[in-house]
A computed fold for an 88-nucleotide RNA from Halanaerobium saccharolyticum, annotated as c-di-GMP-I riboswitch aptamer. Model confidence (mean pLDDT): 79 of 100. It matches the Rfam family "c-di-GMP-I riboswitch aptamer". Gene Ontology term of the family: cyclic-di-GMP binding. The model forms 95% of the base pairs in the Rfam consensus.
RNA sequence: CUAAAUAUUUAGCAAAAUCAUUGAAAAAUGAUGACGCAAAGCUAUGGGUCUAAGGAGUAUCAGCAUCUAUGACUGCCAGGUUGCCUUU
Numbered sequence: 001c002u003a004a005a006u007a008u009u010u011a012g013c014a015a016a017a018u019c020a021u022u023g024a025a026a027a028a029u030g031a032u033g034a035c036g037c038a039a040a041g042c043u044a045u046g047g048g049u050c051u052a053a054g055g056a057g058u059a060u061c062a063g064c065a066u067c068u069a070u071g072a073c074u075g076c077c078a079g080g081u082u083g084c085c086u087u088u
Stems, first nucleotide, its partner, number of pairs: 003088003012037002017032006035075001041081003045078003048073003054068003057064002
């Protein structure tokens, strides 16, 4: 330096819930908090899931069962990429 493995050390991240803010919503951000995680670091590239403002559609007097991401989820699964300690 490269590859693999795994759990000891030093570390790291932070589920649910609550509060505040943003957003049409899904959800996100911050604080508190730890369910867990060997990449639970980054990336929306592939699959998958969630939402439906806008648009379409239907019909009506202004309503709605439906369809649709350009929106969201990386702690849904993969791919790409960067990396800590120890051992081989």